[in-house]
RNA sequence: GCCCUUGUAGCUUAGUGGUUAGAGCAUCCGGCUGUUAACCGGCAGGUCGAGCGUUCAAAUCGCUCCGAGGGCG
Repeated sequence: GCCCUUGUAGCUUAGUGGUUAGAGCAUCCGGCUGUUAACCGGCAGGUCGAGCGUUCAAAUCGCUCCGAGGGCG
C1' cells in the first nucleotide's frame, strides 16, 4: 500500500428495511436470612463509532472518516 471481518447499555451480545432496540451478567432498590453469600422480585441504564447519502421508513443498504482484529505484498 491492497483486501476481508468487525463496532449496539459498564461487560458479553440478539436484532440484516416497517410494533416501543431486546436479553444475560454487573450496579442500584426491595424480599428472604440472626448476618453475609446464594436465591426471588423490581428500577435505572442505548439516541446502535462519527458524518453524509438512498428510501415513505435505516441499528440494518451505499460512500467517506475513526477505532479493533486478520490476510496479502